[in-house]
The RNA shown here (small-subunit ribosomal RNA) has 1394 nucleotides and comes from an uncultured bacterium. It matches the Rfam family "Bacterial small subunit ribosomal RNA". Its family is annotated with structural constituent of ribosome and ribosome in the Gene Ontology. Its mean pLDDT, the model's own confidence on a scale to 100, is 86.
């Protein structure tokens, strides 16, 4: 000090959450010790029991008993206890001290002052005085009521109780003479006297009165300071004052009579709601904020509510009365009590302790004192509740033990940790020891002062003795012994710390964002590892962070937020100069600001918590003295601010009256016919009862064309024909008056567009509402025809509006350009003053923009704002006629909302380009029937995949068995296949037995290679056996992968390094101006270059040339046949296949920027990438594939592996791709005939020849292939026939007969002959393919393949139509615009229902 959360990403703005510090806390998990501290925040509930206030016999009277000793006549009597105990009168305390915060928003309470309005027991200092009388009455006695509390009657009796009288320094009342008022004795001693007692007296000493100062303590008044709501706006009759009078300790409406009408309030009255206030604690960098536990100061109040007595004080916590409520006793008549003293007890509550010891010590009451009383206190016990301080050992110790736990299996880590080795001993434990808190009193005894005749008494000093609840504690030694002491949160980010299994959107986590749907570092357990540490979480709360209320330190153009304008009250601020004063400020002195607390600085407990002592400090408030710049305040002057007077000017400024023409509708009258109107397109609608349309004249309402302009006046609102009257306000000249008169404005008042209301005119036109017609799925709307309020006047009222410049108002300052209105001044150019615009510097904003008409830079006033949503609601008030304005919350919700500016996608936006994308064209599917493949279904099982385009004749270039993954059935269990080990065997073959087969037995044959020390041993490779590591898995996840592979697309795009730009994201390069298929190329340019892509290098193919000619070829030479490169010869041709040329806008001419480049031509076989082909850029679809393969992970392991039989992948109400074939005469059918290419062949290919209608058989010559075979090409041609029919089309389906291949065609091959002869007559809506050797049409090969194409792949032949053209569908490509969308328009998102 920041963080994290809106977004694909950015910036800002705004809220939300978090890390921190704190607690009288609770709770969950754990827990060895001490010290100091703290402990009902809730029920100011309700309380059993004990104690929490008494003393004093030195004021007074009485005055026992228990038990003991004496004596008894046993009936007693006496002494001790005892003047005790105990009650009474009386003194003093009880008003303190201890408790709580209920009320209480007030002089309660914090400061400072007043009291000249007051009191003040007891203390201390001064002064006087304490003579002398007198009547009573508790207690006690006798009686007597009452269950009890409690009394009642007679009767005696004391006092420091009470009551007179005397005296009165000084007091108190009075203007004065005057006058009025006290009192108590008590206790020691000692003298006199005297036999003794007693009295007086002396003395000393506690008291008593009276007065006086002081100390204390306290009572009243006052400045100022003290929460929150204005949705409390008024409040007030003892109310405000005054006279008198009472009352009070004492001022006073404190109370009472009279007068008077006043007294408080926006500077917040009254009323409502909340709270005891303060030093102080917390917390903060401060300023704040929040809080009043424990200590302390004040104050209230004691079961509620009331009262006044005593007294010095009280209206009294453990007094009194009197009500109330409660609760207890009772004899039912009538009583008793108040824990918010400490302990305890129930209750409430999340939650708060012992029915403790002690007056040793500190205080307190009494008392002369001893001493008594004292739940104040001092300690002790309970609790981790806090803060603090110690311990749970310490050093060595690698085989890195055993285990855990991950593992790539190699190892890594827990971890020097542990064992094990040498040592120490805090605390706890035992045992001994042992303080400090104690000073006083008082006794004794010694001095030494003291008053007096004198002794005492007091007094002081020393000595002794004696006084401790804590507590045998604290501390101290010795003894054992590493021995008894560690847990608790968290490890996705924020925030330090990371792996494995479990789980599978279940289960759970969660502060804020978010994890979990099968590989979870977030959930649950385990290893680890961070953090703290006898404590760790966690909740709850306060501040912080939060400049999120901003006084220090915020803001209002679009984010939330300028009042719709103006006037003008209080206030607030206020131009230049002298002078005064000194309220405000400044400085100085003084008083004050308790003590605690906090700070420094030192010191005491071993250290520290904690206390001491000491200083500063307390930011205040009061007092005096002092300065005089500010500021106010008084006086005096200016003139620059404002403001008036003079002259001029501009303008839709206002208000009223009057005029005016074009339009529109109406109404007459003429002309004149079939229409008109209105719409995309129609209709409703008018019109032959004469419209439209034209001409004439009327009528009546409204609104002012053209000028008209980012002109022009107003405060906003707003204002638009002419002219007139009445009026506001502005701007120039120039510089005569007046002298700060000036800004702003809460409240208050006026004005305030449309609509909307009231009353009354008026109404042409437009027009909500309404009705008709259309549109449409609907259409309560968009269009149309109609039409009523209203729209216009008048008078009232509403007071709103994107009343916007979404920008308050005034001043003063700061670069400039350009336009325009209006004035000056100038001959112009131009300047100057005052408006309105566009642009732009600096600055200033998150950006956008704003920039002299600032959203710069500053001052004064003013309104407003604090997260979205609920909500501008709802309650209250108030305006209002009403509609409704105005003022304006909450609960609950979410974590957002939101500016503003970037990339992209998207748009039934725009611009510019392409592509069988459309159009032009030829031919198909979509209708048949078959074939194939795919969805449904069916089934034991129909094995898995692919599933818009980019699945569906696809994986599959070929499922009878085999394959095959699938089902039923019968075996196998280390295995059908690998590698180790160990043992035996050559291998291997033959034959047989059961069974479907796998399998599972029986028998014979047979002894190999290789190296060697050679009957022997060892070794390859093979089999058999057996064990166990492993093998196997087309089993799951293609959403955990690789690889491959489709698809936007062969479309033209994707980047990138440096520079610049911008706060950023991110632009720019890539954009623009041509041009290309093409980010191809030029040219421009803050860009310059580069890279994947485009193109070209690669192959086929067109044309030439060259080398090479066999199996190929025959042109010119022989030769020869029935024919034939058939033979010799040749390589020229054609071919083959090596090489090489050849094409580049290279040449002309036009266009084009003298540029890319474009047209047109020449020449060439070929022309503008010649025609195909391979080649596919960043990337997208979590697009395919785990069953082609490889592979993480999970699952099976006598089975989900493996084998063999059979049977499925081929089923069929049906749907849908995709072919093949047709429906005919451009054809069928028959006969006759001509021209390819490219393949392919040895378990092949198979001539000729022969048989067979034929499929094919027999046989085998060739040929390992430019040689021989597959092989015949087909369509075409010509010639015949059919003559438009379900046909001589058409072949499905069907009978029988057969061939081939296989072990085997039953389910489930193909082909052949004869027979049979279906649907179909060119195919709805849709929809596909192709621009040239293509469509179309014909064949003919070839992979697979024993057999089995109408698929697949190549190949020749024969060969077209159209393309106006880019408007429109479909996809692409570039720029630009909007975007609330970014999973990205198949978005998003709004309402109703569920």
């Nucleotide at each position: 000090a920041g963080a994290g959360u809106u977004u694909g990403a950015u910036c800002c703005u705004g809220g939300c959450u978090c890390a921190g510090a704190u607690u009288g806390a609770a709770c969950g998990c754990u827990g060895g010790c001490g010290g100091c501290g703290u402990g009902c925040u809730u029920a100011a509930c309700a309380c059993a029991u004990g104690c929490a206030a008494g003393u004093c016999g030195g004021a007074c009277g009485g005055g026992a008993a228990a038990g003991g000793g004496g004596c008894u006549u046993c009936g007693g009597c006496u002494c001790c206890g005892a003047g005790u105990a105990c009650a009474g009168u009386g003194g003093c305390g009880c008003a303190c001290g201890g408790g709580u915060g209920a009320g209480u928003a007030a002089c309660a309470c914090g400061u400072g002052g007043a009291u000249a309005a007051u009191c003040u027991a007891c203390c201390g200092g001064g002064a006087a005085g304490u003579g002398g009388g007198g009547a009573a009455u508790a207690a006690c006695g006798u009686u007597u009521g009452g269950a009890a509390a409690c009394g009642g009657a007679c009767g005696c009796u004391a006092a420091u109780a009470c009551c007179g009288c005397a005296u009165a320094c000084g007091u108190c009342u009075g203007a004065a003479g005057a006058g009025a008022g006290a009192a108590a004795g008590g206790u020691g001693g000692c003298c006199u006297c005297u036999g003794c007692a007693a009295a007086u007296g002396c003395u000393a000493u506690c008291g008593c009165u009276u007065u006086u100062c002081g100390a204390u303590g306290a009572g009243u008044c006052c400045g100022c300071g003290u929460c929150c709501c204005a949705u409390u706006a008024g409040c007030u009759a003892g109310u405000u004052g005054g006279u008198g009078a009472g009352g009070u300790a004492a001022c006073g409406g404190c109370u009472c009579a009279c007068c008077a009408a006043g007294g408080c309030g926006a500077c917040g009255a009254u009323g409502g709601g909340u709270a005891g206030c303060u030093g102080u604690u917390c917390u903060g960098a401060g300023a704040g904020g929040a809080u009043g536990a424990u200590c302390a100061g004040c104050c209230a109040c004691a079961u509620u509510g009331g009262a006044a007595c005593u007294g010095g004080a009280a209206c009294a916590c453990g007094g009194u009365c009197c009500a109330a409520a409660c609760u207890c006793c009772u004899a039912c008549g009538g009583g008793a009590g108040g824990c918010a003293g400490c302990a305890g007890u129930g209750g409430g509550g999340a939650a708060u302790a012992u029915u403790g010891c002690g007056c040793a010590a500190u205080g307190g009451g009494c008392g002369g004192a001893a001493g008594c009383c004292u739940g104040a206190c001092g300690c002790a016990g309970c609790g981790a509740c806090g803060c603090c301080g110690c311990g749970u050992g310490a050093g060595g110790g690698a085989u890195g033990a055993a285990g855990g736990u991950c593992u790539u299996c190699g190892g890594a880590u827990c971890g020097u940790a542990a064992a094990c080795c040498u040592c120490u001993g805090u605390c706890a434990g035992a045992a001994g020891g042992g303080a400090a808190g104690a000073a006083a009193g008082u006794a004794a005894u010694a001095u030494a002062u003291g008053c007096c005749a004198a002794u005492c008494a007091g007094u002081a000093u020393a000595u002794u003795a004696u006084u401790g609840a804590c507590g045998g504690u604290a501390c101290c030694u010795u003894c054992a012994a590493a021995g008894g002491a560690a847990g608790c949160a968290c490890c996705g980010g924020c925030u330090a710390a990371c792996u494995c299994c479990g789980u599978g959107c279940c289960a759970g986590c969660a502060g804020c964002c978010g994890c979990g749907g099968u590989a979870a570092u977030a959930c649950g357990g385990a290893g680890g590892g961070u953090g703290c540490g006898a404590g760790c979480g966690u909740u709850a709360a306060u501040c912080g962070g939060a400049a999120u209320u901003a006084c220090u330190g915020g803001g209002c153009g679009u984010a939330a937020a300028g009042c719709g304008c103006a006037u003008g009250u209080a206030g607030g601020c206020u131009g230049u100069g002298u002078g005064g004063c000194a309220a405000g400020u400044u400085g100085g002195u003084g008083g004050u600001g308790a003590a605690a607390u906090g700070c420094g600085a030192c010191g005491g407990c071993u250290c520290a918590a904690c206390c001491g002592u000491u200083g500063a400090a307390c930011u205040g408030c009061c007092a005096u003295c002092a300065a005089a710049a500010c500021u106010a305040c008084c006086a005096u002057a200016c003139u620059g601010g404002a403001g008036u007077a003079u002259g001029a000017g501009a303008g839709a400024g206002g208000a009223c009256a009057g005029c005016g023409g074009a339009a529109u509708u109406c109404c007459g009258g003429g002309u004149g016919u079939a229409g008109g109107a209105g719409u995309g397109a129609a209709a409703u609608c008018c019109g032959u009862a004469g419209a439209u349309a034209u001409u004439c004249g009327g009528a009546a309402g409204a609104a002012c064309a053209u000028c008209a302009g980012c002109g022009g006046c107003g405060a906003a609102g707003g204002c638009g024909g002419c002219u007139g009257u009445c009026u506001g306000g502005c701007u120039c000249a120039a510089a005569a008056c007046u002298g700060a008169c000036g800004c702003u404005g809460a409240g208050a008042u006026g004005c305030g567009a449309a609509a909307g209301c009231g009353u009354g005119g008026g109404u042409a036109g437009c027009a909500a509402a309404c009705a008709g017609g259309a549109u449409u799925a609907g259409a309560u709307a968009c269009c149309c025809u109609g039409g009523u309020a209203g729209u216009c006047c008048a008078c009232g009222c509403u007071g709103u509006a994107a009343a916007c410049g979404a920008u308050g108002g005034a001043u003063a300052c700061u670069a400039g350009u350009u336009g325009u209105c209006g004035g000056g001044c100038g001959c112009a150019a131009g300047u100057u003053c005052g408006g309105u615009a566009a642009c732009g510097u600096a600055g200033c904003u998150a950006a956008c923009g704003c920039a002299a008409u600032a959203a710069g830079u500053a001052u004064c006033c003013c309104g407003c704002c604090u997260g979205g949503g609920g909500a501008g609601u709802a309650c209250g008030g108030u305006c209002g006629c009403a509609a409704g304005g105005c003022u304006g919350a909450a609960a609950c919700u979410c974590a957002a909302a939101g500016a503003a500016a970037u990339u992209g996608a998207c748009g039934g936006g725009g611009g510019c380009c392409c592509g069988c994308a459309c159009a032009a064209g030829c031919g198909g599917u979509g209708g048949a029937g078959u074939a194939u493949g795919u969805g449904g279904u069916u089934u034991a099982a129909u094995u898995c995949g692919a599933u818009g385009c980019a699945a569906c004749g696809c994986g599959a270039a070929g499922a009878a068995c085999c394959u095959u993954a699938c089902c039923c059935a019968g075996g196998c269990u280390u295995g059908a296949c690998a590698u180790c080990u160990a043992g035996g065997g050559g291998a291997c073959c033959c034959u047989u037995u059961g069974g479907a087969a796998a399998c599972a037995g029986a028998g014979g044959g047979g002894u190999g290679c290789c190296u060697u020390u050679c009957u022997g041993a060892g070794g390859a490779g093979c089999c058999c056996u057996a064990a166990g590591a492993c093998a196997g898995g087309u089993g799951c996840u293609g959403c955990a992968u690789g690889g491959c592979u489709g698809u936007c697309g062969u479309c033209a795009g994707c980047u990138c390094g440096u520079g610049c730009c911008g706060u950023g994201a991110g632009g720019u390069g890539u954009u623009g101006g041509g041009u290309u298929a093409a980010g191809u190329c030029c040219c421009g340019c803050a860009a310059c270059g580069a890279g994947c892509g485009c193109a070209a290098c690669c192959c086929c193919u067109g044309u030439c040339c060259u080398u090479a000619g066999u199996u190929g070829c025959c042109a010119g030479c022989a030769g020869g046949u029935a024919g034939a490169g058939c033979u010799g010869g040749g390589c020229a041709c054609u071919u083959u296949a090596g090489g090489g040329a050849g094409a580049c806008c290279g040449c002309u001419u036009c266009g084009g920027u003298u540029a890319a480049c474009g047209g047109a031509g020449a020449g060439g076989a070929a022309g503008g990438u010649g025609g195909g082909g391979a080649c596919g850029a960043c990337g997208u679809c979590a697009a395919g594939u785990c069953a082609u393969c490889a592979u993480g992970g999970c699952c099976c392991u006598u089975a989900c592996g493996c084998c063999u039989g059979g049977g499925g992948c081929a089923a069929c109400a049906c749907a849908c791709g995709u072919a093949c074939u047709a429906c005919a005469a451009u054809g069928g059918c028959g006969c006759a005939u001509a021209c390819a290419a490219a393949g392919g062949g040895a378990a092949g290919c198979g001539a000729g020849a022969c048989c067979g209608u034929g499929a094919g058989g027999u046989g085998g010559a060739g040929c390992c292939a430019a040689c021989c075979c597959c092989a015949a090409c087909a369509a075409a041609u010509g010639c015949g026939u059919c003559u438009c029919a379900g046909u001589c089309c058409g072949g499905a389906c069907a009978g029988g007969a057969g061939u081939c291949u296989g072990c085997a065609a039953c389910u489930c091959g193909a082909c052949u002959c004869c027979u049979c002869g279906a649907a179909g007559u060119c195919g709805g809506a849709a929809u596909c393919g192709c621009u040239a050797g293509u469509a179309a049409u014909u064949c003919c090969g070839g992979a697979u393949c024993a057999g089995c194409a109408u698929g697949c792949c190549g190949g020749g032949g024969u060969g077209a139509a159209u393309g106006c053209g880019u408007u429109c569908c479909c996809g692409g490509g570039c720029c630009u615009u909007g975007c609330a969308c970014a999973c990205a328009c198949c978005g998003c998102c709004c309402g109703u229902c569920a």